[in-house]
RNA sequence: GGGGGCGUGGUGCAGUGGACUAGCAUACCUCCCUGUCAAGGAGGAGAUCACGGGUUCGAAUCCCGUCGUCCCCG
Numbered sequence: 001g002g003g004g005g006c007g008u009g010g011u012g013c014a015g016u017g018g019a020c021u022a023g024c025a026u027a028c029c030u031c032c033c034u035g036u037c038a039a040g041g042a043g044g045a046g047a048u049c050a051c052g053g054g055u056u057c058g059a060a061u062c063c064c065g066u067c068g069u070c071c072c073c074g
Base pairs, nucleotide, nucleotide: 001073002072003071004070005069006068007067010026011025012024013023018057028044029043030042031041032040050066051065052064053063054062
């Protein structure tokens, strides 16, 4: 230099064009339970989906560019 994958709450992932709140696990906070802790049960906060444009009535999802990261080729 060329090609490809990925970027979504703290962390790990799902969601591949529609409805009102982007879902799951775990972590975190509160309460219940317990002599205490852990486990278990109930509830809660937290992501405008890497960034900037475009397409569309509508974009996390499609297209273009940029950045980051990983892999392959030279």
Predicted 3D model of a 74-nucleotide RNA (transfer RNA) from an Anaerolineae bacterium.
Its mean pLDDT, the model's own confidence on a scale to 100, is 81.
Its Rfam family is "tRNA". Gene Ontology term of the family: triplet codon-amino acid adaptor activity. The family's RNA type in Rfam is transfer RNA.